Predicted 3D model of a 1456-nucleotide RNA (small-subunit ribosomal RNA) from a Dehalococcoidales bacterium.

[in-house]
RNA sequence: CGGUUUAGUUGACUAAGUUUACUUAGAUAGCUGAAUAGUGGCAUACGGGUGAGUAACGCGUAAGUAACCUGCCCUUAAGUAGGGGAUAACUUUGAGAAAUUAGAGCUAAUACCGUAUGUGAUGGUGGAGGUAAUGCUCCAUUAUUAAAGCCUUAGGGCGCUUAGGGAGGGACUUGCGUCCGAUUAGCUAGUUGGUAGGGUAACGGUUUACCAAGGCUAAGAUCGGUAGCUGGUUUGAGAGGACAUACAGCCACACUGGGACUGAGAUACGGCCCAGACUCCUACGGGAGGCAGCAGCAAGGAAUUUUGUGCAAUGGGCGAAAGCCUGACACAGCGACGCCGCGUGGGGGAUGACAGCCUUCGGGUUGUAAACCCCUUUUCUCAGGGAAGAAUAAUGACGGUACCUGAGGAAUAAGUCUUGGCUAACUACGUGCCAGCAGCCGCGGUAAUACGUAGGAGGCAAGCGUUAUCCGGAUUUACUGGGCGUAAAGAGAGCGUAGGCGGUUUUUCAAGUCGGGUGUGAAAUUUCCCGGCUUAACUGGGAAAGGUCAUUCGAUACUGUUAAACUGGAGGACAGCAGGGGGAGGUGGAAUUCCCGGUGUAGUGGUGAAAUGCGUAGAUAUCGGGAGGAACACCAGUGGCGAAGGCGGCCUCCUAGGCUGUUUCUGACGCUGAGGCUCGAAAGCGUGGGGAGCAAACAGGAUUAGAUACCCUGGUAGUCCACGCCGUAAGCAAUGGACACUAGGUAUAGGGAGUAUCGACCCUCUCUGUGCCGAAGCUAACGCAUUAAGUGUCCCGCCUGGGGAGUACGGCCGCAAGGCUAAAACUCAAAGGAAUUGACGGGGGCCCGCACAAGCAGCGGAGCGUGUGGUUUAAUUCGAUGCAACGCGAAGAACCUUACCAAGGCUUGAAAUGUCGGAAGUAGUGAUCCGAAAGGUGAGCGACCUGUUAAGUCAGGAGCCGUCACAGGUGCUGCAUGGCUGUCGUCAGCUCGUGCUGUGAAGUGUUAGGUUAAGUCCUAUAACGAGCGCAACCCUCGUUGUCAGUUGUAUUCUCUGGCGAGACUGCCCCGCGAAAAGGGGAGGAAGGUGGGGAUGACGUCAAGUCAGCACGGCCCUUAUGCCUUGGGCUACACACACGCUACAAUGGGUGGUACAAUGGGCAGCAAUAGAGUGAUCUGGAGCUAAUCCUAUAAAGCCAUCCUCAGUUCGGAUUGUAGGCUGAAAUUCGCCUGCAUGAAGUUGGAGUUGCUAGUAACCGCAGGUCAGCAUACUGCGGUGAAUACGUUCUCGGGCCUUGUACACACCGCCCGUCACGUCAUGAAAGUUGGCAACACCUGAAGUCGAUGGGCUAACCUCGACUUGUCGGGGAGGCAGUCGCCGAGGGUGGGGUUGAUGAUUGGGACGAAGUCGUAACAAGGUAGCCGUAGCGGAAGCUGCGGCUGAAUCACCUCCUUU
Repeated sequence: CGGUUUAGUUGACUAAGUUUACUUAGAUAGCUGAAUAGUGGCAUACGGGUGAGUAACGCGUAAGUAACCUGCCCUUAAGUAGGGGAUAACUUUGAGAAAUUAGAGCUAAUACCGUAUGUGAUGGUGGAGGUAAUGCUCCAUUAUUAAAGCCUUAGGGCGCUUAGGGAGGGACUUGCGUCCGAUUAGCUAGUUGGUAGGGUAACGGUUUACCAAGGCUAAGAUCGGUAGCUGGUUUGAGAGGACAUACAGCCACACUGGGACUGAGAUACGGCCCAGACUCCUACGGGAGGCAGCAGCAAGGAAUUUUGUGCAAUGGGCGAAAGCCUGACACAGCGACGCCGCGUGGGGGAUGACAGCCUUCGGGUUGUAAACCCCUUUUCUCAGGGAAGAAUAAUGACGGUACCUGAGGAAUAAGUCUUGGCUAACUACGUGCCAGCAGCCGCGGUAAUACGUAGGAGGCAAGCGUUAUCCGGAUUUACUGGGCGUAAAGAGAGCGUAGGCGGUUUUUCAAGUCGGGUGUGAAAUUUCCCGGCUUAACUGGGAAAGGUCAUUCGAUACUGUUAAACUGGAGGACAGCAGGGGGAGGUGGAAUUCCCGGUGUAGUGGUGAAAUGCGUAGAUAUCGGGAGGAACACCAGUGGCGAAGGCGGCCUCCUAGGCUGUUUCUGACGCUGAGGCUCGAAAGCGUGGGGAGCAAACAGGAUUAGAUACCCUGGUAGUCCACGCCGUAAGCAAUGGACACUAGGUAUAGGGAGUAUCGACCCUCUCUGUGCCGAAGCUAACGCAUUAAGUGUCCCGCCUGGGGAGUACGGCCGCAAGGCUAAAACUCAAAGGAAUUGACGGGGGCCCGCACAAGCAGCGGAGCGUGUGGUUUAAUUCGAUGCAACGCGAAGAACCUUACCAAGGCUUGAAAUGUCGGAAGUAGUGAUCCGAAAGGUGAGCGACCUGUUAAGUCAGGAGCCGUCACAGGUGCUGCAUGGCUGUCGUCAGCUCGUGCUGUGAAGUGUUAGGUUAAGUCCUAUAACGAGCGCAACCCUCGUUGUCAGUUGUAUUCUCUGGCGAGACUGCCCCGCGAAAAGGGGAGGAAGGUGGGGAUGACGUCAAGUCAGCACGGCCCUUAUGCCUUGGGCUACACACACGCUACAAUGGGUGGUACAAUGGGCAGCAAUAGAGUGAUCUGGAGCUAAUCCUAUAAAGCCAUCCUCAGUUCGGAUUGUAGGCUGAAAUUCGCCUGCAUGAAGUUGGAGUUGCUAGUAACCGCAGGUCAGCAUACUGCGGUGAAUACGUUCUCGGGCCUUGUACACACCGCCCGUCACGUCAUGAAAGUUGGCAACACCUGAAGUCGAUGGGCUAACCUCGACUUGUCGGGGAGGCAGUCGCCGAGGGUGGGGUUGAUGAUUGGGACGAAGUCGUAACAAGGUAGCCGUAGCGGAAGCUGCGGCUGAAUCACCUCCUUU
């Protein structure tokens, strides 16, 4: 705006009825309301969501636009005249499954289209003004160019058109800021600029044509990776770091990609077109869709909410308004997700209840905690009242909510983590390197505060703990605020580009710098102040703070800029000086080797020792001659020169640098130096020479378990020269360069000056270089210290835990070897430096010891004894195992012992204590029988004590039987322990207090010089003292005095016992002498500790012992306990240890004869006497012991035989006859007689003891014990040799040195190989991702072109029926073509992943294999570079380093 449907109403009309005024019905024209689709206008570009993309003018900040746009809104000026043709809706006919759509017909507008006017605007032309400057401003002229009406109470209001201004919004441009990677170094063709055209709101390669060849980049372009940016949040003292959730600003996106349309604004989240993927519908023809809006669903995931209420408030859109819309928003719901507030009760209450847990069994603790009594009501429940938020007359989702009042009743309300240290909090049980814990250290293998449980305790608390992440601590990337000699770290050295830094004076400017003003740095957040919710969280107001910002005005010391000067830095000139500086060419002698010749003969050479080798074909040796190559003795020196590497006979030429002096010239010309360039030992490589010696590889000989080594004999590359590569070393002073400043002393090299002198020396000063010592200072310490590692300035390089790894991949260089650059996965909790204390060394010095040496006697060989190992066995019980086990426990195994084995027995037990119960001719004794015994059986006899009774009558005790607790265990653990013991070692050490030194561990003392047996003493001394050890005190022997004395005796004496004396380096001498001490001597019984014993420091060895004893824990309980018989511990191929006896004449046999001491003795020693060959027996005097006995000592001495032999040595073995002990002598005792008569003739390698009354030899006694002694413990007798001495062996002590050891050298530790696990590199390939490039194809769409299609308005022509038709033009639409173009396809490359047979190294792993490379002098000093070789560590050559020990020498330093 015109309709449709419908309700009401007004006007006129028609029809019917009643009646003359109404009623009903119909159609029509208006009006009002409601509903509804359409046309038109405005909005839908806001609001809401998300962070994929984006490293960019995207964002932040500050500017610019004279190069721009802007609907609605405000304001100013002018206008709004007069016409036209359509179209949706609607009607109708169709198509289609649908979505949708075609034809015909009707109609309106603020929809659409001409015409008029032009305040103005825009374009052209001309003129003027202004600006840093173009599209800025003004004037004239010319051309082009607007509009729409509606409502009205008639006042006006709402619109529309053209312009100017404003506000707000947008667009574009610019400075600065904005992550990582250089193993990304070159990128770019519309690329950079110009001219012209197109395009845009607008500048612009924005686009097209032509022209030029530019543009960006080490201040990091390009490429790759990652990422929305900011206000802010979090952490931090700050500077910084990390982050970007909520809220707020900007950007980007809307299924993925492309495109335009409309519009003021979009290249449009809930619009359109196309392509693609996906989902859905379908009649298979074709269509539909886009929650990163609010809810909700699914999936994924460790995990993240209601398909709620309302537009009441705030805000937005449209509208004149009423109003409509609004999952914006306001509220409610869910979630301890966070922040904040509150509660789960308060007071009293001890016999410290019960229960729990622990316990030393007394108790402690939970714990005033509970019960119980009194009180309160936040919260809760019920009842009553009840808001503000509303501006306004109405309108409140929240909400009967907040809040208020009353009632009820302790009522409704506590968990979680920890409890070894860090880190607040501890016990018990279980478990037994298992189960498990663990943030780091670490805990657990039978006493776990560390695991699990319980009790207790501690922390926090509606939360607690874990996990993840960020910052802090971390000065551990160091701007604030680190380092580089040895810990990681100075480039091998120089020249020099960019860059950084730069002497003195004046001047200019004002960039840096400093000050003031202005603008901005949104709000929120943060801090401070003041308010509002009961408080707080939360929230309101005010202030502050925040920039490497912009602009303006000033200042000018410093830096910078400009200009002018200066000489001190730097350089030049002149005059001198030293030098293995470099290059080239010559030349010399010694030596090695080879060749020739002479002399000469059997060896030579080499080593730890040998051998290979050379030599009678004449070597080595020696003499003469010759050849050739390499290197240059002495001088020679922490001396010289050079940037470093490096440089050494002499001469010549060329050449570089340095020092000194003069103060003559220039006038800041300087320092450093990323990239870059050059030089650069040795080894190695290429080409060509050369080749004497040496010598990787190689060969042979040795050594060795082996010896791919060390040693030896040979020997090729190489070493040498020329040219060219390589570019590394422990290229070191492990110390970048330059300048300045900061005590000295001393030595040395090269100059100069002064003094002195005839001159040279000397002396003093000074410059440059090279060393040492040292003050301050520095350093973790060691150390450095005018040659800094001190104090400062400037520049460069480098480091950030160890390993993996200076490796892989990539790149660059190289002929190669290889070099330069340089990660990660993974793995460990260390790796490392300096210093300290020990220990150790096939390091050093000093010292001691029967340690060696000097001696004596042995062992190892034989036989036997004893012990052990091994073997055997039913058992051969167990322990001890280098020294420090092995004649040890064991001072004595036939039974016993005895622990072992076999067999037979017992089960409260062989012995102990207690409880309860029982039996009664009980306890006890015990005939008989079985048995090997133990044991079983049990006739007969038959009690005791106390009380009591007529009475063994009753009760109790003892005793017996049974039950339960328990006993018992030589079962295990000596690595749970006590005690005891061994050993280093009777070695001289081990410590402490105070002080001092050092950051500290620690040191000093305790070292040094002497001395001693001694850490004994003296002296020195930052030490002074002290303790445990040493010594002494104790016992004994030796001398002596005195007293006493039995059983001795003779009175003295001897002897025994007690108490004393004596010996102390006290005296003398000696010498370097200070002392300590030492040597010698006297006297003395004894002389320097007189001899011997007892006495064993701190500690070491997880030394030994659970079997002597004790004891924790564990284990057995009709047996691992107990008893008994028999056996075994006594075995026997063998090996070892300790002994005995011998091998003989220094002896053996026989005869005679002499001299001890210590001991022991009553279940004993035993005499005289007798028997026996004897062992022994008979017998018993005496003795409880200075009385008696044991009891003859033996070797010795005196005689005699044997005469060097397997014997008159030796005595094993065996036979036989006896004796003794004992229940018992077979396994398994000792002794005697007779007979037998083995090995053995002095002992290999090796090894033991002993320094004086000792060794050796000789016997005696004792303990154990019934018996048994070659063992053990004692006793006396006889009675030596030797000690030069500390080189060596062993052990020890002190000092010092090295150390990669500290469980301490029986230490540590390297590499191959084998096995397992893990990550990673290479690899024929295989398979993905990403971004480009070339070509082909090419949708939609913008732009352009096109003519034979279609087309109401405007113009024009014609026809007639004069408002219609037809033709043409302008314009438009459709079609077609062209450019561009998303996407698709093909291709070769790039880059980045995954995977891959096989293969390389790496890391880790239980106690695997082979060696022993390194740490000590690591047994060949080690290490670096390089080359060759080898199972492996590695070895060897060449050059280098000390980050090698030790000794000597030189030099230097300190002192005299």